[in-house]
């Protein structure tokens, strides 16, 4: 330490994918009040305009302006004035030029010091001591700063700037002259460094280091400025003394720094496996501030890699930050250490210090200037601008703070900094009012019409002012040093000066900013939105859409009632934001150290040996790496944590607080355990002796059967093959049979979850060699052992080479059959190959799908080997052990299966492999290979599954049992004709609509001429034909009658009740509005009926058990039943729906009752009949009861259930037949019987009417009737029922009519009367086998009923015509007893119409062995890739579109090296006739040291050329691969998938 959804009809696992959570330098939509803190070019290290961004020091130098002013000195213009000889003279204000004074020893610029290597900026390179940490330097450097110690004496020659000449567009440049200095150079002097010599002492891990004294040599300086007059000097300055600042030359230290050794950490690719030649390591040099192949000669051949070198690829490292329970993972933006870079490469100077971001030089790309000869530039500083991007601010103030740099300091300077200014970019706080306010106001929405809700919200009333506004305070605090200035002490000093320390005390400085805060006024006034609301997930209605539009983060919504799209209303949630993307961590134990697995889900290498690692039996000394213990050092700071603490709070900030910073060094200590060193031991492994079983392995050898061939002999006509049959072999003599002979495989029995080998494999017998096992023993060795990456061996089958062999058998071919096809399965042949030899090839489902070892943990029971023991004749059994090999089981273990001493159990130790599914047991590379091909092995894309193992079901051309008119065994049919009747199709204005395998099709419809009637053609209507209320006004209304029409329908006269009257009701039509009406859709929105599976024996639930669960158990199992009917057993006991019985009816009796029904005895009467009287026995009605329960016996079964027979009985095993249909299934059927949502019409999809239509009519089907005939027609005579129905009715004698029926109406509301003679059947005649005396359609004439009306479209008569049809193809139906067949009778519905459909009764059969097969059904059990459940699921090509990807002749980029040309700046060397002021020598001249230019050697960037690697883009054309709408073609896989499947 928190889960959730998603694979399945359910379960569990396995595993992918997907949300809730935190976080961002974000962006994008939308909104938008304030404030604090933070924060802001992540992309092109792309290119930049403009301005800033590092100067400064006059207390190092040397020279020195201008503007502007100020007095007024000259010159000059100009000319007032005045004079004038008129030529001119004067010469005022005024200008303008020089020059003097401020300005000013300022500016600016120069010499010279410092600093400019900080500070800022980006993250391009860098995979490496670069960066983090602890170490180390006996191999090193430090400017300013600190102490300490000594020293600053004394010369010397330049040169800028200046002037002045000249080139030059520019930038700059030349030549001569002049001048200072803390610039620059010699001397002196040497505490002390440092060199060179020889020495001594102490020390260390080696080179060596350290100390101490001697000798030689060799190296220093610079001054400025204030003060004073003590010492010296002096007329005075000055010199000099003193103090600060400098300056040299040492030592030290502190601060940065440099190095390298390092020891540790620091991405990913092995499809990157071998790298290197200055490479490694020596000796001498050269460099360097210092070590080094760092660089050079010259020797050696090393040096580094599976502990991952080299090589590619990406990538600044760290505190840290995010995330997480931690371990981890992910990151490196601000801030802070560090490292690298400053247009792009190279390069040096200078300096204490770059190899230098705002310095130079060289190439090179760009850009800008140009007078074409040249030159200038580098924002990855701030700001700010282009460009490219989804995307990032102002060309702001200020140096007041804090930093720096220069300065003695005042003071400059500073885009470092501090502020401000934009941006919801983030976190944080405040607000957008409060409190009261039911008529629960209107509005919206809903609604079942009641009401619900929006809602105390509103209004309203009282109150309150933070924000914000308008005004006022606010010198608050942030700020205090420093220099001056006073006061006081100290130091220094000759000093009371100066300096310098230390203290107090005034005073002065503020960019933000009139900011922060306070406060007056007015006034609820200025201020809320956004996302969601199917389910993970808080939150639900309505309308509109209809698989469209859309939505979606998984899962998935959406096809006409959407909680899921869009919109209204309402509700959640967050809130100045909300949402969406996009990264990153969690969840994800989904790489697993903490904490995963490998029989069957991914995963155990085909097996062996063996290297290197890695692991190790036992005892004893030691050591102290691991390992523990205590300390000391580091782990910056800032971040975290806890705790005060400051902003009103928090956010943020602060602390001489504390803690962590898990880390690394390091001293000390312990030794149990690892490990090391050293000794001991035997128990692990191994040797010996002796026995032992074997298909262990290689090589020769022999044998018999069989198959085939070949030669002979018999002997004929077939053989051979299948499912069936060809082809195929045979009269040239096959097959069969006998005898010979060839030849090459493979070796029956024996034989066995038997052996044997590591695996792969091994089988006739006999010799030869040879591995290895297993028993028993005795000595012996002493851990010598396990496992194994890499490497080496071995290794079914096929296949590949050579070169033999070849009997079967047999790919590939052929051919025959099979089929729609058959490139297959069968068949007939048949070639590679199968066999040997030699070399390759390294793969399989090489599987126990289970790596190798060691120990441990109950058993039982087979077998193979050995080996003891008893006791035997016997090793025959028994027994005990040790090594194999099999089976059941305990504990555990596992998702379940199941494994369970031969572990899938519990432990240890090594090795291989796994991380969703496809793409892919591919692709590219590399290795191996003759080759086929192997090993090793990705990614794009693409899906939200794929998977295991259980489970309940459904199927199976799977397997048991049982059943049923299912089959069979019989009767009659269907199908063929004719008609009748319903379907489909057509057809039509309409043929109205439903029912489509069984379960539609003589069905709805138990009855279409109009009606019906829903269809269609004409005409008429519109609160309507029909129901309910309701305002208003009006008069009829019903019937009849008349006129017009085709009829609704108009038009005409005529008029209801109660009430005295008013006036009212009933009833018409008329006007509005509510409503009415619809056989209009949706039966896939529904009730509520039905159908079927099926009267089939099933369906299920409580509780207990069992399984992690879905479920199982009960219900199975052994019987038996028709039955889950019963009985027995049993982790199950019960108990419901169903079965059965209760019911109805038929069969027998009894009882009771006796009219309309009977009639035996009794009477009576007729032709003659229960006709009368009259009985109550019988039939019968019709109510009540008994009776049949395996009750009773044998029998066999299990002492059960039950089941066979029989006895009895009117019925015997549910007597016979109905009613009654369990959980459920088919989206089954009905909206056109009713109901009844939702949707539509609403002068019409409603309502009348007329007339059609539903009756059509080439075909097809279903179901029936009636035949086809002598078991039969025809005609005559004759006999026997039952159910039932009758008043709008059924009707009788009777009369008419051939008939159909008329005419008439007795009777009958029904055991009274009707209807009603039942037929078949029986007796007698005729017919004689044929389209007939069989059929009886179809067609005319006549008739009859019915009914407004039979023309379309009606039944029946009658007479007359007299058609198919002579038993029916595939095929299919029904029935098992009062049944089938057959005969007739009634009803229903109806005005009339029945061959249909419900019913009745007559006569009245055959069969059935049996359960193989066909169809349905139950129940068990197997399989399963099916669950919409086999009318399932799936595979593959080909064909369309689309993504992405391999190959491809080539072509175009990039990036790192190699050789080779050029070779630029530049350091290093050479040379340096030419040049040089300082030193030196010389009186000069001039020569010497040193030193430059020039010039060259070496390297050497940038180009360039050559030849290969490496990696990209593109590419005609080709290759598979994924997704795609319902194509195409098969049918391979799941069942025994119809040839078992697979490698």
């Nucleotide at each position: 330490u928190a889960g959730a959804g998603u694979u399945u009809g359910a379960u569990c696992c396995u595993g992918g994918c997907u949300c809730a959570g935190a976080a961002c330098g974000a962006a994008c939509g939308c909104u938008g009040g304030c404030g604090g803190c933070g924060u802001g070019g992540a992309u092109u290290a792309g290119g930049c305009a403009u301005g800033c961004a590092a100067g400064u020091c006059g207390u190092a130098c040397g020279a020195g302006a201008a503007c502007g002013g100020g007095a007024u000195g000259c010159u000059u213009c100009c000319g007032a004035u005045c004079c004038u000889u008129c030529g001119g003279g004067u010469g005022a204000a005024g200008a303008a030029g020089c020059g003097c004074c401020c300005a000013a020893g300022u500016a600016g610029a120069g010499u010279g010091g410092c600093g400019a290597a900080c500070g800022g900026g980006u993250g391009a390179g860098u995979a490496a001591c670069g960066c983090g940490u602890g170490a180390a330097g006996a191999a090193c450097c430090u400017g300013c700063c600190u102490u300490u110690g000594a020293g600053u004496g004394g010369g010397g020659g330049a040169u800028a700037a200046c002037a002045c000449u000249c080139c030059u567009a520019a930038c700059g440049g030349a030549a001569u002259g002049c001048u200072a200095a803390u610039a620059c150079c010699g001397c002196a002097u040497g505490a002390g460094a440092c060199c060179a010599c020889a020495g001594a002492u102490u020390c260390u891990c080696a080179u060596g280091a350290a100390u101490c004294a001697g000798u030689g040599g060799u190296c220093a300086a610079a001054g400025g400025u204030g003060g004073c007059c003590u010492c010296u000097g002096u007329u005075u300055u000055a010199a000099g003394c003193u103090a600060c600042c400098g300056c040299u030359c040492a030592a030290a230290g502190a601060u940065g720094g440099c190095u390298u050794u390092c020891g540790c950490g620091u991405c990913c690719c092995a499809u990157u496996a071998g790298c290197u030649u200055g490479u490694u390591g020596g000796c001498g040099g050269u460099g360097u501030a210092a070590a080094a192949g760092a660089c050079c000669a010259c020797c050696a051949a090393g040096g580094c890699g599976a502990c991952g070198a080299u090589g590619g690829g990406u990538a600044g490292c760290u505190g840290g930050u995010c995330u997480g329970a931690g371990a981890g993972g992910a990151u490196g933006g601000u801030c802070a250490g560090c490292c690298a870079c400053a247009c792009u490469g190279g390069g040096a100077c200078u300096g204490a210090g770059a190899u230098a971001c705002g310095g130079c030089c060289c190439a090179g790309a760009c850009u800008c200037c140009u007078a074409c000869g040249g030159g200038a530039g580098g924002c990855a500083g701030c700001a700010g601008u282009c460009g490219a991007g989804a995307g990032g601010c102002u060309u702001u103030g200020u140096c007041a703070a804090u930093g720096g740099g220069g300065g003695a300091a005042a003071c400059c300077c500073u885009g470092a900094a501090c502020a401000a200014g934009c941006g919801a970019c983030g976190c944080c706080g405040c607000g957008u009012g409060g409190a009261g306010g039911a008529u629960g106001a209107a509005u919206g929405c809903c609604c079942u019409u009641g009401g619900g809700u929006u809602g105390u919200a509103a209004a309203c009333u009282c109150c309150u002012u933070u924000u914000g506004u308008c005004g006022g305070g606010g010198a608050a605090g942030a700020a205090a040093c420093a220099c001056g200035c006073u006061g006081c002490g100290g130091g220094u000093g000759a000093a009371c000066a100066g300096c310098c320390c230390a203290u107090a005390g005034a005073a002065u400085u503020g960019a933000c900013g009139g900011u922060a805060c306070c406060u007056u006024g007015a006034g609820a006034a200025u201020a809320a939105g956004c996302u969601c609301c199917g389910g993970c997930u808080a939150a639900c209605u309505c309308c509109g859409u209809g698989c469209c539009a859309g939505c979606a983060g998984c899962c998935g919504c959406g096809g006409u009632a959407a909680c899921a799209c869009g919109g209204g209303g309402g509700g959640a949630g967050c809130a100045a934001a909300c949402g969406u993307u996009g990264u990153u961590c969690g969840g994800a134990a989904u790489u697993a150290c903490u904490g995963g697995g490998c029989g069957u889900a991914a995963a155990g290498g085909g097996c062996g040996c063996g290297u290197a690692g890695g692991c190790g039996g036992c005892c004893u000394c030691g050591c102290a790496a691991g390992u523990c213990u205590g300390g000391g050092g580091u782990g910056a700071a800032a971040u975290c944590c806890a705790c005060c603490g400051g902003c009103u709070c928090a956010a943020c900030c602060g602390g001489u607080u504390g803690g962590a910073c898990u880390g690394c060094c390091u001293c000390u200590g312990a030794a149990a355990c690892u490990g090391c060193c050293a000794g001991a031991c035997u128990u692990g492994a191994g040797u010996u002796c002796g026995g032992u079983a074997g298909a262990g392995g290689a090589g020769g050898g022999c044998g018999g059967a069989a198959u085939u061939c070949c030669u002979g002999g018999u002997g004929u006509a077939g053989c051979g093959g299948u499912g069936a049959a060809a082809u195929g072999c045979g009269u040239a003599g096959a097959u069969a049979u006998c005898a010979g002979g060839a030849g090459g495989a493979a070796c029956a029995c024996c034989g066995g979850u038997g052996g044997c080998g590591a695996a792969g494999g091994c089988g006739g017998c006999c010799c030869u060699c040879u591995g290895g096992u297993c028993c028993g023993a005795u000595a012996c060795u002493g851990a010598c052992g396990c496992u194994g990456a890499u490497g080496u061996g071995c290794g079914a089958a096929a296949g590949c080479g050579u070169g033999g062999g070849g009997a079967g058998c047999a790919a590939a071919c052929a051919g025959g059959a099979u089929u729609a096809g058959a490139u297959a399965c069968c068949c007939u042949g048949g070639u590679a190959g199968u066999c040997c030899a030699c070399g390759c090839c390294g793969u399989a489902a090489a599987c126990g799908a289970u790596g190798a070892g060691u120990a441990c943990u109950a058993g039982g029971u087979g077998u193979u080997g050995g080996a003891g023991g008893u006791a035997u004749u016997g090793a025959c059994c028994c027994c005990u052990u040790c090594a194999g090999u099999g089976c059941c089981g305990c504990a555990g273990c596992u998702a379940a299966c199941g494994c369970a001493u031969u572990a899938a159990g519990u432990a240890c130790u090594c090795c291989g492999c796994c991380u969703g599914g496809g793409a892919a047991c591919u692709a590219c590379g590399g290795c191996c290979g003759c080759a086929a091909g192997g090993c090793u092995g990705a990614a794009a894309c693409u899906c939200a599954a794929a998977g295991g193992a259980a489970u309940u079901g459904a199927c199976g051309g799977g397997g048991g049992c049982c059943c049923g008119c299912a089959c069979a065994a019989g009767c009659g049919g269907u199908g063929g004709a004719g008609c009748a009747u319903g379907u489909u199709g057509u057809u039509u204005a309409a043929u109205u609509c439903g029912a489509g395998g069984c379960a539609a099709c003589g069905c709805g419809a138990a009855g279409a001429a109009c009606c019906u009637u829903a269809c269609c053609c004409a005409g008429a209507u519109u609160u309507g034909a029909c129901a309910u209320a309701u305002a208003c006004g009006g008069g009829g209304u019903c019937g009849g009658u008349a006129u017009a029409g085709a009829g609704a329908u108009a038009u005409c006269g005529u008029u209801c009740c109660c009430g005295c009257a008013a006036g009212g009701g009933a009833c018409c039509g008329g006007u509005g509005a509510a409503u009415a009406g619809g056989u209009g859709c949706u039966g896939c929105a529904u009730g509520g009926c039905u159908g079927u599976c099926g009267u089939c024996a099933g369906c299920u639930c409580g509780u207990g058990u069992c399984g992690u669960g879905a479920g199982a158990u009960g219900u199975u199992g052994g019987g038996u039943u028709a039955a889950g009917u019963c009985c027995c057993g049993c982790a199950a006991c019960g108990a419901g729906c169903g079965c059965a019985a209760c019911c109805c009816u038929u069969a027998u009796c009894u009882u009771u009752a006796g009219u309309u029904g009977c009639c035996a005895u009794c009477a009576g009467g007729u032709a003659a009949u229960g006709c009368u009287g009259g009985g109550a026995a019988c039939u019968c009605u019709a109510a009540a009861g008994a009776g049949a329960c395996u009750g009773c016996c044998c029998g066999g079964g299990a002492c059960a259930a039950a089941c066979u027979g029989g006895a009895g009985g009117a019925a015997g095993g549910u007597g016979g037949g109905g009613a009654u249909g369990a959980c459920g299934u088919c989206a089954a059927g009905u909206c056109c019987u009713c109901a009844u949502g939702g949707c539509c019409c609403u002068u019409a999809c409603g309502u009348c009417c007329c007339g059609g239509g539903c009756u059509a009519c080439a075909c097809a089907c279903g179901u029936g009737c009636u035949a086809c005939a002598a078991u039969g027609g025809c005609c005559g005579g004759u006999a026997c029922a039952a159910c039932g129905g009758g008043u709008u009715g059924c009707a009788a004698g009777a009369c008419c009519g051939c008939g159909a029926g008329g005419u008439g109406g007795a009777g009958c509301u029904a055991a009274u009367c009707c209807c009603u003679u039942a037929a078949a059947a029986c007796c007698g005649g005729c017919c004689u086998c044929a389209g007939u005396u069989c059929g009886g359609a179809u067609u005319g004439c006549a008739g009859u009923c019915u009914g407004c009306a039979a023309c379309u479209c009606g039944a029946c008569u009658g007479c007359a015509u007299g058609a198919a049809g002579u038993c029916g193809g595939a095929a299919u139906c029904g029935c098992u007893a009062g049944u089938a067949a057959u005969c007739g009778c009634g009803g229903a519905u109806c005005a009339g119409c029945a061959c249909g459909c419900c019913g009745c009764g007559g006569u009245g059969a055959a069969u059935a062995c049996g359960u193989u097969c066909c169809c349905g059904g139950g129940c068990c059990u197997u399989g399963u890739a099916c669950a919409c459940a086999c009318c399932g699921c799936c595979c593959g090509u080909c064909a369309c579109g689309c993504c992405a990807u391999g190959g491809a002749a080539g072509u175009u980029g990039g990036c790192a090296g190699u050789a080779c040309c050029c070779g630029a700046a530049g350091u290093c060397g050479a040379u340096g006739a030419u040049c040089c002021a300082a030193c030196c020598c010389g009186c000069a001249a001039g020569g010497g040291a040193a030193g430059g230019a020039a010039c060259u050697g070496c390297c050497g960037a940038a180009g360039g050329u050559a030849a290969a690697a490496c990696u990209g883009g593109c590419g005609a054309c080709u290759g598979g691969c994924g997704c795609u709408a319902a194509g195409u073609c098969g049918u391979a896989a799941c069942a025994a998938g119809g040839u078992a499947a697979c490698c």
Source information: Predicted 3D model of a 1543-nucleotide RNA (small-subunit ribosomal RNA) from an uncultured prokaryote. RNAcentral holds the sequence, with entries from ENA.